Context: one part of a larger RNA
RNA sequence: UGACGGGGGUCCGCACAAGCGGUGGAGCAUGUGGUUUAGUUCGAUGAUACGCGAGGAACCUUACCUGGACUAGAAUGCUUCUGCAUAAACUAGAAAUAGUUUUUCCCUUCGGGGCUGAAUGCAAGGUGCUGCAUGGCUGUCGUCAGCUCGUGCCGUGAGGUGUUGGGUUAAGUCCCGCAACGAGCGCAACCCCUGCCUUUAGUUGCCAGCACGUAAUGGUGGGGACUCUAAAGGAACUGCCGGCGCAAGCCGAGAGGAAGGUGGGGACGACGUCAAGUCAUCAUGGCCCUUACGUCCAGGGCUACACACGUGCUACAAUGGUGCAUACAGAGGGCAGCGAGACAGUGAUGUUUAGCCAAUCUCAGAAAGUGCAUCUCAGUUCGGAUUGGAGCCUGCAACUCGGCUCCAUGAAGUCGGAAUCGCUAGUAAUCGCGUAUCAGCAAUGACGCGGUGAAUACGUUCCCGGACCUUGUACA
Numbered sequence: 001u002g003a004c005g006g007g008g009g010u011c012c013g014c015a016c017a018a019g020c021g022g023u024g025g026a027g028c029a030u031g032u033g034g035u036u037u038a039g040u041u042c043g044a045u046g047a048u049a050c051g052c053g054a055g056g057a058a059c060c061u062u063a064c065c066u067g068g069a070c071u072a073g074a075a076u077g078c079u080u081c082u083g084c085a086u087a088a089a090c091u092a093g094a095a096a097u098a099g100u101u102u103u104u105c106c107c108u109u110c111g112g113g114g115c116u117g118a119a120u121g122c123a124a125g126g127u128g129c130u131g132c133a134u135g136g137c138u139g140u141c142g143u144c145a146g147c148u149c150g151u152g153c154c155g156u157g158a159g160g161u162g163u164u165g166g167g168u169u170a171a172g173u174c175c176c177g178c179a180a181c182g183a184g185c186g187c188a189a190c191c192c193c194u195g196c197c198u199u200u201a202g203u204u205g206c207c208a209g210c211a212c213g214u215a216a217u218g219g220u221g222g223g224g225a226c227u228c229u230a231a232a233g234g235a236a237c238u239g240c241c242g243g244c245g246c247a248a249g250c251c252g253a254g255a256g257g258a259a260g261g262u263g264g265g266g267a268c269g270a271c272g273u274c275a276a277g278u279c280a281u282c283a284u285g286g287c288c289c290u291u292a293c294g295u296c297c298a299g300g301g302c303u304a305c306a307c308a309c310g311u312g313c314u315a316c317a318a319u320g321g322u323g324c325a326u327a328c329a330g331a332g333g334g335c336a337g338c339g340a341g342a343c344a345g346u347g348a349u350g351u352u353u354a355g356c357c358a359a360u361c362u363c364a365g366a367a368a369g370u371g372c373a374u375c376u377c378a379g380u381u382c383g384g385a386u387u388g389g390a391g392c393c394u395g396c397a398a399c400u401c402g403g404c405u406c407c408a409u410g411a412a413g414u415c416g417g418a419a420u421c422g423c424u425a426g427u428a429a430u431c432g433c434g435u436a437u438c439a440g441c442a443a444u445g446a447c448g449c450g451g452u453g454a455a456u457a458c459g460u461u462c463c464c465g466g467a468c469c470u471u472g473u474a475c476a
Base pairs, nucleotide, nucleotide: 001476002475003473004472005471007470008469009468010467011466012465013464015460016459019423020422021421022420023419026314027313028312029311030310031309032308033307034305035304042053043052064300065299066298067297068296069295070294077122078121079119080118081117083115087102088101089100090099091098092097105114106113107112125289126288128287129286130285134283135282136278137277138276139274141272146185147184148183149182150181151180152161153160154159165176166175167174191266192265193264194263197234198233199231200230201229202228206223207222210221211220212219237260240254243251316416320375321374322373323372324371325370326369332363333362334361337356338355341352342351343350344349382413387408388407389406390405391404392403393402429452430451431450432449433448434447435446
């Protein structure tokens, strides 16, 4: 000087407390461990691994296994040579591939070039090892308020001072004081979205007033008022009043205001820590393989299953289930696409086809909600696992191993032990909608969007993590 203390002081955080809802019990989905296997490819492992890499494992992907094949090779460049260079059919085979038959390319400045094959080596290939050789990227402490430097001063020196003290703040935020005076990286602000009003503009959006028209609809003329769209400005700064205070700064309350003290949210992550993670995104040093640890193909596997754990979904019902009727979003996607309407089918879906490269057409019916009816507390008209049958769709192909529909079946489960998690407001809870990936889909995941919409916070003694000062130390 740090680190540590079941030392002290001050302070903060859904840290506790106060509340609301879960997990832990059940079934299923998914990831992991373990076990099994020819193979169940590899990585991630307290917090900071475990719906994680994977924002799509039937083939492919694919790295694994079994078997069949190739050896200058599956891709690229250079050099030389060749021209039956191209295409189709047949045979063998699981295919890769091998063989046979037929056919005989394009451009041209006529030199040649494209393209194919062969040779030649330089070279190629490796998801093989090392993340403890590395770059880049990332997690975490932590959006915590810290981390430092120059000069000066103090100390023999390591170092200290500044950065401590008195107040204050979300903040090393600001002020005052002070052997310090200044400065940098962080904080804040500058950026984006959102909340109010206004100006400009009026199509594909809107329709108040006027006119026309329809079974009905801004459908038509017309209009810019309103909604909205999209671009640029204004608006909030403790600015005003009052209070505490020597002052500065700040706190508390109030007015006005759409908004009030950082308005709400996002992006943004200091010096560093964990030899943290990644050589399997990529790049890369070294090592290793080179008729194989490279490459091609078929099938299988990554989907196994006495079990254990994590994360979720669905439930156990009446604040509910079922049937009929009926209302209101936002944000997105669409041409190898979205597909209205009509017809067929109980349905998944099929047939046909209008419109739309989209504020125009379409996906698209929002659902909880509301009204009426029914069920009457039961393992039930709760719950939907599992299983049987019949089908639909995608795709060469759904056996291993896809999704969906209909009929039948109708398991566990009656609110969950010890323990444990999230959340302070348009939040939790609850309800549906969309997108990426994608032929299809194992999505209950991830990322977004809106609808409905709470309870509670006395407080900081305690648990956990952190910040500053101080104290002890046989630790570094």
Source information: RNAcentral holds the full RNA, with entries from ENA and SILVA. This is a predicted structure of a 476-nucleotide part of an RNA (small-subunit ribosomal RNA, 3' major domain) from an uncultured bacterium. Model confidence (mean pLDDT): 81 of 100.